[in-house]
Predicted 3D model of a 473-nucleotide part of an RNA (small-subunit ribosomal RNA, 5' domain) from an uncultured bacterium.
Rfam family: Bacterial small subunit ribosomal RNA.
Its mean pLDDT, the model's own confidence on a scale to 100, is 88.
Context: one part of a larger RNA
């Protein structure tokens, strides 16, 4: 000098930041991902216009938000490479022909405490399945064979399929860099390579069969311990050392372990299945759950906030739009946790008042300090006015907020402490105590005049803070 700090004493205001570092321990409650009725057929309400919302269907739920458990690794950083993919968006070209039968909702019935499940009947679609066409793609030496689509709305748009390109995003591979330990010295059988095949969007022992016997290592393999990496932050003249909070990029994780499904994309935090532990409901047969989202609670801890307001702005999802959703975000609240700013008054005022301390008893210090006089009104309080942030040709729309700010009024009115004073180190006397009680970062003080303990007066340093502790340079 620094800190995501804590503790003690103290505490007026504002702005901007910042706040679970420990138990990736357990969680009550509410909310955090929906949307589309202009894809579809029904249901209910309504005279109608229309409204409500379940189901099928589409898009989104792979983003955003959180955490750092694991990981010493192509995880990250940097520089390259290619055997690959891409929903939505943009540009361009071509097409959108013809058939079919299922199923939810519904209805009838059955089982169950519930969660829910089963059977019969019947129905629609931008659901699903055939056929046609084929510039693309696949097989084939060739001939040839195979391969797409969906309509809605109404008078114009929104779509659908195929192809080429773009934008951007991702997969994979490689060089170099990347903690400690040798009181870890040898490690390795899919191991290293080849051939063939499988698999993938794609290369590859990625996987399988066969063949060969290789591969790594003192330039530290293998093992163990610790750890998310970077941009950056702190310190330092620099070199360096230490750190990885907030913010940004990347990676990984979602009670623990495993698995796949759907999908352009997941092996998926608020999806599914299985196992395990835990918690809850139960009619004991069986079921339900996952805050490392935002608040909040218990626990452990030196220690870390509101079960707040709003979608007005920015951004995101869906929608033709109106709009709906959004604990992202914008704000407010709490904490001197930090940084910065402001204030706690200004000028005059000597008889140097009283009081207190010291005293050589003469005096001297606090001290222009106070009183007192004049002034000001930052701040405070009250009253009145009152925004920018709104972008969207008219109109409408502000959570913050009657906030910031402005004007006026009142009245010095509402506002100072903490640590230290032997030397290092700025600042000294008195009283008490008597190696006691105690102080202390180091040296060291205290055994009868202690500037070092305790109290007081005075002084010094910082100041809404001041000290102490911990850690780093």
């Nucleotide at each position: 000098g620094a800190u995501g700090a804590a503790u003690g004493c103290u505490g007026g205001c504002g702005a901007c930041a910042u706040g679970g570092a420990u138990a990736a321990g357990g969680c009550a409650u509410g909310c955090a991902a929906g949307u589309c009725a202009a894809g579809g057929g029904g249901g209910c309400c309504g005279c109608a216009a229309g409204g409500c919302a379940a189901c099928c269907g589409g898009c989104a739920g792979a983003c955003g938000a959180g955490g750092u458990a694991g990981u010493a690794a192509c995880a990250c950083g940097u520089a390259g490479g290619u055997a690959c993919g891409c929903a939505c968006c943009c540009c361009a070209g071509a097409g959108u022909c013809u058939g079919g039968u299922a199923u939810a909702g519904c209805u009838c019935g059955u089982c169950g405490a519930a969660a829910g499940a089963c059977g019969g009947g019947g129905u629609a679609a931008u659901c699903c399945c055939g056929g046609a066409u084929g510039g693309u793609c696949c097989c084939g030496c060739a001939a040839g064979g195979g391969u797409a689509a969906a309509g809605a709305u109404u008078u114009u748009u929104c779509g659908c399929u195929c192809u080429g390109g773009g934008a951007g995003c991702g997969g994979c591979c490689u060089g170099c860099g990347u903690a400690g330990u040798a009181u870890c010295a040898g490690c390795u059988a899919g191991u290293u390579g080849g051939u063939a095949g499988g698999g993938u969007a794609a290369c590859g022992g990625c996987c399988u069969a066969c063949c060969a016997a290789g591969g790594c290592u003192a330039c530290g393999a293998c093992g163990c311990u610790u750890a998310g990496g970077g941009g950056a932050g702190c310190u330092g003249a620099g070199a360096g050392g230490c750190u990885g909070a907030c913010c940004c990029c990347c990676a990984c994780c979602g009670a623990u372990g495993g698995g796949a499904c759907u999908g352009a994309g997941a092996c998926a935090c608020g999806g599914c299945c299985c196992a395990u532990a835990c918690u809850c409901c139960u009619a004991c047969g069986g079921g339900a759950g996952g805050c490392c989202g935002c608040a909040g609670u218990c626990g452990a801890g030196a220690a870390u906030c509101u079960u707040c307001c709003g979608c007005a702005a920015u951004g995101g999802g869906c929608g033709a739009a109106a709009g709906c959703c959004u604990g992202a975000c914008g704000g407010a609240g709490c904490g001197a946790u930090g940084u910065c700013g402001c204030g706690u008054g200004a000028u005059g005022g000597a008889u140097g008042a009283a009081g207190u301390g010291c005293u050589u008893c003469g005096g001297u210090a606090c001290g222009u300090a106070a009183a007192c006089a004049u002034c000001u009104u930052u701040u405070a309080u009250g009253u009145g006015g009152g925004a920018c942030g709104a972008a969207a040709u008219c109109a409408u729309u502000g959570a913050c907020g009657g906030u910031a700010c402005c004007a006026c009024a009142u009245g010095a009115a509402u506002a100072a402490g903490g640590g230290g004073c032997u030397c290092c180190u700025a600042a000294c006397u008195c009283u008490g105590u008597g190696c006691c009680a105690g102080c202390a970062g180091g040296a060291g003080c205290g055994g009868u005049a202690a500037u070092a303990c305790a109290g007081a007066g005075g002084c010094c340093c910082c100041a809404a803070g001041c000290a102490u502790u911990a850690u780093c340079c």